[in-house]
Context: one part of a larger RNA
RNA sequence: UGACGGGGGCCCGCACAAGCAGCGGAGCAUGUGGUUUAAUUCGAAGCAACGCGAAGAACCUUACCAAGGCUUGACAUCCACUUAAACGCAUGGAAACAUGCGGUCUCUUCGGAGGAAGUGAGACAGGUGGUGCAUGGUUGUCGUCAGCUCGUGUCGUGAGAUGUUGGGUUAAGUCCCGCAACGAGCGCAACCCCUAUUGCCAGUUACCAGCACGUAAUGGUGGGAACUCUAGCGGGACUGCCGGUGACAAACCGGAGGAAGGUGGGGAUGACGUCAAAUCAUCAUGCCCCUUAUGACUUGGGCUACACACGUACUACAAUGGCGUAUACAGAGAGACGCGAAGUGGCGACAUGGAGCAAACCUCACAAAGUACGUCUCAGUUCAGAUUGAAGUCUGCAACUCGACUUCAUGAAGGCGGAAUCGCUAGUAAUCGCGGAUCAGCAUGCCGCGGUGAAUACGUUCCCGGGCCUUGUACA
Numbered sequence: 001u002g003a004c005g006g007g008g009g010c011c012c013g014c015a016c017a018a019g020c021a022g023c024g025g026a027g028c029a030u031g032u033g034g035u036u037u038a039a040u041u042c043g044a045a046g047c048a049a050c051g052c053g054a055a056g057a058a059c060c061u062u063a064c065c066a067a068g069g070c071u072u073g074a075c076a077u078c079c080a081c082u083u084a085a086a087c088g089c090a091u092g093g094a095a096a097c098a099u100g101c102g103g104u105c106u107c108u109u110c111g112g113a114g115g116a117a118g119u120g121a122g123a124c125a126g127g128u129g130g131u132g133c134a135u136g137g138u139u140g141u142c143g144u145c146a147g148c149u150c151g152u153g154u155c156g157u158g159a160g161a162u163g164u165u166g167g168g169u170u171a172a173g174u175c176c177c178g179c180a181a182c183g184a185g186c187g188c189a190a191c192c193c194c195u196a197u198u199g200c201c202a203g204u205u206a207c208c209a210g211c212a213c214g215u216a217a218u219g220g221u222g223g224g225a226a227c228u229c230u231a232g233c234g235g236g237a238c239u240g241c242c243g244g245u246g247a248c249a250a251a252c253c254g255g256a257g258g259a260a261g262g263u264g265g266g267g268a269u270g271a272c273g274u275c276a277a278a279u280c281a282u283c284a285u286g287c288c289c290c291u292u293a294u295g296a297c298u299u300g301g302g303c304u305a306c307a308c309a310c311g312u313a314c315u316a317c318a319a320u321g322g323c324g325u326a327u328a329c330a331g332a333g334a335g336a337c338g339c340g341a342a343g344u345g346g347c348g349a350c351a352u353g354g355a356g357c358a359a360a361c362c363u364c365a366c367a368a369a370g371u372a373c374g375u376c377u378c379a380g381u382u383c384a385g386a387u388u389g390a391a392g393u394c395u396g397c398a399a400c401u402c403g404a405c406u407u408c409a410u411g412a413a414g415g416c417g418g419a420a421u422c423g424c425u426a427g428u429a430a431u432c433g434c435g436g437a438u439c440a441g442c443a444u445g446c447c448g449c450g451g452u453g454a455a456u457a458c459g460u461u462c463c464c465g466g467g468c469c470u471u472g473u474a475c476a
Base pairs, nucleotide, nucleotide: 001476002475003473004472005471007470008469009468010467011466012465013464015460016459019424020423022421026315027314029312030311031310032309033308034306035305042053043052064301065300066299067298068297070295073124077123078122079120080119081118082117083116087102088101089100090099091098092097105114106113107112126290127289129288130287131286135284136283137279138278139277140275142273147186148185149184150183151182152181153162154161155160166177167176168175192267193266194265195264197235198234199233200232202230203229207224208223211222212221213220238261241255242254243253244252245251317417321376322375323374324373325372326371327370333364334363335362338357339356343352344351345350383414388409389408390407391406392405393404394403430452431451432450433449434448435447436446
């Protein structure tokens, strides 16, 4: 000087408390451990691994296993020779591949040149092989915590100190005052984006107040430029104003006006560093290792196994509910190898059909919870839907291993969950549906979107994490 303390003081955070909804019990989905296996490819491991890499394993992917075949190689450059290779057909084969038949490039000064392919020799290719404790790059984490430092000066023999401590204040090393310090840098804040309000400009594909026309009905038509909206430029909020408190300061408390008030709400943004944290399997890369194999091709299998254990979700256990009929209101997105309307067939998944749309135009696309009426009457039920049987639909060479969905039948556990434990302070929790990426097909995951919309916070004694000062130390 740090680190640590079941030392002290001050302060903060959904840290506790006050509340709401859960997880832990059930079924199922998914990840992991373990076990099994020819293989169940590899990585991730307290918080900070475990719906994680994977924004999507039937083949492919694929790295694993078995079998069949290759060896200058699936891919790149160089040399020599050949002129076809490609492609089509046939035979063998699971395919890769092998054999046979057919089949043919461009330019030309006719010397040749160029592209492409085959054969041969070697230089070499290749490696998702090892080392993340050799590395770059990227990332997590403490933590969006308020800290981390430097120059000059001063003090100290020196390591170092001072500044950065102190008194106030703040979300903040934020600002003020004081002070052997005076300044500065990286962080904080602001500048950026979205959102809440408004003016101007613009008016189609969006809008329809007034006017006219028309319809069974609809901005449907003429028209309009008000309103909504769209998207561009501006305004607006700054403790600016008033009162009080304060040290005449910084600031705090209350108020006015205002759409918004003291960082308005949300996002992006992550200091010096810590964990030899993660990643050699995104990529790059040193060294080591393999080179008729640890490379590369193909078919089939596996990554989907299943006495079990754990994490994270989904669905429930019902009446604030289930079911039936009628009916209302979103936002944000996506669409050409695409979205696919009306109509028609089917109980349905879906099929048929093909209008319109590169989309404020058309389509996906009926939002659902809600509301009105009816029914069930507390039951393992008209709750719940696992499991299983049968029949189908769709995608795709192909759904047996191993897809999703539909219909009929079947109708399991489950009556609110022990110890323990998680999230959340407002348009939040809870609850309800909608969309997107990946994607032929395949989400209860992920990323977004809106609808409905709470309860509680006395407070900081305690648990956990963190910041500043101080104290002890046999630790560095």